The RNA shown here (THF (Tetrahydrofolate) riboswitch aptamer) has 88 nucleotides and comes from a soil metagenome. Its mean pLDDT, the model's own confidence on a scale to 100, is 79. Of the family's consensus pairs, 94% are formed in the model. RNAcentral holds the sequence, with entries from MGnify.

RNA sequence: CAGAGUAAUUAGAUAGCGUUAAGUGCCAUAUCAUGGGAUGUUGGAUAUGGACGAACACUUAGGUGGCGGUUAUCUAAUGCAUCCGCUG
Numbered sequence: 001c002a003g004a005g006u007a008a009u010u011a012g013a014u015a016g017c018g019u020u021a022a023g024u025g026c027c028a029u030a031u032c033a034u035g036g037g038a039u040g041u042u043g044g045a046u047a048u049g050g051a052c053g054a055a056c057a058c059u060u061a062g063g064u065g066g067c068g069g070u071u072a073u074c075u076a077a078u079g080c081a082u083c084c085g086c087u088g
Stems, first nucleotide, its partner, number of pairs: 001088003008078009017068003026050007036084005056065003
């Protein structure tokens, strides 16, 4: 000097959940983890409370197609700050 390496985000695929309303998103409080180590901002997760809120349709009754800022897995891209460490 260069590089690798997290959480997470976006897109696609697959399989599900809900549509008899959970989930997602919003606010408050608390807790937890967050490149290999320490510190830390921002983001992330969990719990409690609160407010708000939806798209169902068809059918041969066997099913099928949608909808939800829906869940998980895989792939691809992006991918922390300071100091130390790792590789060349």